This is a predicted structure of an 89-nucleotide RNA (c-di-GMP-I riboswitch aptamer) from a Rhodocyclaceae bacterium.
NCBI's taxonomy places the organism under Bacteria, Pseudomonadati, Betaproteobacteria, Rhodocyclales, Rhodocyclaceae.
Its mean pLDDT, the model's own confidence on a scale to 100, is 89.
Of the family's consensus pairs, 100% are formed in the model.
[in-house]
C1' cells in the first nucleotide's frame, strides 16, 4: 500500500418507539431504547428523497385553500471524496 470481513481483541454507532426541547415543517439536539451498521465516522459534489417558513402564480374576495420553487432537510437512499480500528491474505 491493495483486497477481503470467515475468525480475534478493545470496542464503537443506534431504527422504530417513547420523553424533554428547537424549528413554520421536514427534520435537529439530548435521555431512555435496540432494528439493525465494518465506515451507521466526517463531507451536499452528483443522482433521489422529504419539507415549503417565505417568494411566485390561480381560486376566493371574510376566515382561507391550491399548484410550483430550495435557500431548509435526509450521510441509516445510491455514487463520489476524505479520513480510520482489529484481523485474514
Nucleotide at each position: 500500500g491493495g483486497u477481503u470481513g470467515a475468525u480475534c481483541a478493545g470496542g464503537g454507532c443506534a431504527a422504530a418507539c417513547u420523553c424533554g426541547u428547537c424549528g413554520a415543517a421536514a427534520g435537529g439536539c439530548g435521555g431512555g431504547g435496540a432494528c439493525g451498521c465494518a465506515a451507521a465516522g466526517c463531507u451536499u459534489c452528483c443522482g433521489g428523497u422529504c419539507u415549503a417558513a417565505u417568494g411566485a402564480g390561480c381560486c376566493a374576495g371574510c376566515c382561507g385553500g391550491c399548484u410550483c420553487a430550495a435557500u431548509g432537510a435526509c450521510a441509516g437512499c445510491g455514487g463520489g471524496g476524505u479520513c480510520g480500528c482489529c484481523a485474514a491474505u